[in-house]
RNA sequence: CCCGCAAAACGUUCUAUCGCUGCCAGCUUGUAUGGCGGAGGAAAGUCCGGGCAACAUAGAGCAUCCUGCUUCCUAACGGGAAGGCGCCGGCAGCCGGCGACAGCAAAGUGCCACAGAGAAAAUACCGCCCGCUUAGGUGGGUAAGGGUGAAAACGUGAGGUAAGAGCUCACGGCAUAACCGGGCGACCGGCUAUGACGGUAAACCUCAGGAGUUGAAAAACCAAAUAGGUCCCGAAAGCGGAGUUGCUCGCUCCCGUAUUGGCCGCAAGGUUAAUCGUUGGGAUGGGUAGGUUGUUUAAACCUGUUAGUGAUAACAGGGCCAGAUAAAUGAUAGAAGUUGCCUUUUGGGGCAAUACAGAACCCGGCUUACAGGUUUGCUGCUGUA
Numbered sequence: 001c002c003c004g005c006a007a008a009a010c011g012u013u014c015u016a017u018c019g020c021u022g023c024c025a026g027c028u029u030g031u032a033u034g035g036c037g038g039a040g041g042a043a044a045g046u047c048c049g050g051g052c053a054a055c056a057u058a059g060a061g062c063a064u065c066c067u068g069c070u071u072c073c074u075a076a077c078g079g080g081a082a083g084g085c086g087c088c089g090g091c092a093g094c095c096g097g098c099g100a101c102a103g104c105a106a107a108g109u110g111c112c113a114c115a116g117a118g119a120a121a122a123u124a125c126c127g128c129c130c131g132c133u134u135a136g137g138u139g140g141g142u143a144a145g146g147g148u149g150a151a152a153a154c155g156u157g158a159g160g161u162a163a164g165a166g167c168u169c170a171c172g173g174c175a176u177a178a179c180c181g182g183g184c185g186a187c188c189g190g191c192u193a194u195g196a197c198g199g200u201a202a203a204c205c206u207c208a209g210g211a212g213u214u215g216a217a218a219a220a221c222c223a224a225a226u227a228g229g230u231c232c233c234g235a236a237a238g239c240g241g242a243g244u245u246g247c248u249c250g251c252u253c254c255c256g257u258a259u260u261g262g263c264c265g266c267a268a269g270g271u272u273a274a275u276c277g278u279u280g281g282g283a284u285g286g287g288u289a290g291g292u293u294g295u296u297u298a299a300a301c302c303u304g305u306u307a308g309u310g311a312u313a314a315c316a317g318g319g320c321c322a323g324a325u326a327a328a329u330g331a332u333a334g335a336a337g338u339u340g341c342c343u344u345u346u347g348g349g350g351c352a353a354u355a356c357a358g359a360a361c362c363c364g365g366c367u368u369a370c371a372g373g374u375u376u377g378c379u380g381c382u383g384u385a
Stems, first nucleotide, its partner, number of pairs: 001383001002380001004378005010372001012336007020038006027030001040356001044367002047365005052215004059249004064211005069083005084101001085099006102206002108204002110200003125146002127142006154172006173197001174195004179190004219293004229284007238255001240254004256276001258275007301318007337354007
């Protein structure tokens, strides 16, 4: 230098003319003039988490849903940083990747098609050993060897046996427990003992922690207009109605002590019907659909210092710069920038290309797309000099 791996930022600039639009300024109030601005690293996906708004206001239980190694960061997250354990890729750098990582042996109930003798208190097809035999076969033992299968129930070796088997022993694996050492911790190492040892919880489930709903078309206000319309059903202090999450409890709010008539009663009062009103539900119908706010100042960004392995935090300083509502942020021309190719008198010249893509309440993540080069770190399967 090159290949490979990993990470980070960039991914356009200027001038002129014309056009659109937000804010500001003054004035001659004009669709005029001037000034300052105007789409991203993902604006995409809508997979997560929040801010904010409304539901007037708590709480408890069940259901449903979400999360699941440790420590730290964060407003929070299923996110990030650094680690632990398990598995995988790579010649290598220990470089990179995956984990839906609590629990299946020691809580319970399940499932593992087909093949196979047998799939978890399972099992004898072939084989091996012993006996009988009409030599066809048959009885018993066995699970070391073979076969089937994704997987055959810890592994290797020795002894033992009729042949074998954790049957016995030695050394290991795995799990659990005590003790010792290291670590904030998950865990790691050592030693002793026990043994109940397939996979699966993205199977039901168990354990621990957590979760209100809706969503800017959320919501708030102003103006105008109409029919505060009409009809039906229910209710009157109770096992009532409404609201707060799916249910229940609880909580909160609401529910004429109206008028008239009839009947009963000495009276107080009771009862019934109608009318009007209140309230809950349903149906039908009419008017309006215009404007303002929400709407961009932020858990934000930039610079510096300090602390930290790091994510990040604290302090100091700085600037403020899209806000549309059928939806603006552009078009043309020229010159540059970057990249590639050709050429050269090495001064330069020519040609081509310039990615993915477009805000809509805001913010933090994750995932996906991307022409082109830039910077930093590490390595070298027989790379080049």
The prediction has a mean pLDDT of 76.
A computed fold for a 385-nucleotide RNA from Mucilaginibacter oryzae, annotated as Bacterial RNase P class A.
The sequence was found by an Rfam model in a public genome assembly.
It matches the Rfam family "Bacterial RNase P class A". By type it is a ribozyme.
Taxonomically the source falls in Mucilaginibacter (Bacteria, Pseudomonadati, Sphingobacteriia, Sphingobacteriaceae).
Of the family's consensus pairs, 96% are formed in the model.